Transfer RNA from an Actinomycetota bacterium, 76 nucleotides, folded computationally.
RNA sequence: GGGCCGUUAGCUCAGCUGGUAGAGCAGGUGACUCUUAAUCACAAGGUCAGGGGUUCGAUCCCCCUACGGCCUACCA
Repeated sequence: GGGCCGUUAGCUCAGCUGGUAGAGCAGGUGACUCUUAAUCACAAGGUCAGGGGUUCGAUCCCCCUACGGCCUACCA
């Protein structure tokens, strides 16, 4: 240099052929308990890596860029 994969909540990851984003854990509040833990309930939490394009509509399709991983050619 070339090719492929990944980037979504604080963390680990889902998201079925485009239709207004979820789970578990962590954290918060409450219940229970003498108290804590455990358990249960509730609520909150996201510019979907960044930019542009296509579309009525993009996490999803196309292009570019950044970061991470894997494979690989040539030269030395």

The sequence is in RNAcentral, with records from ENA and MGnify.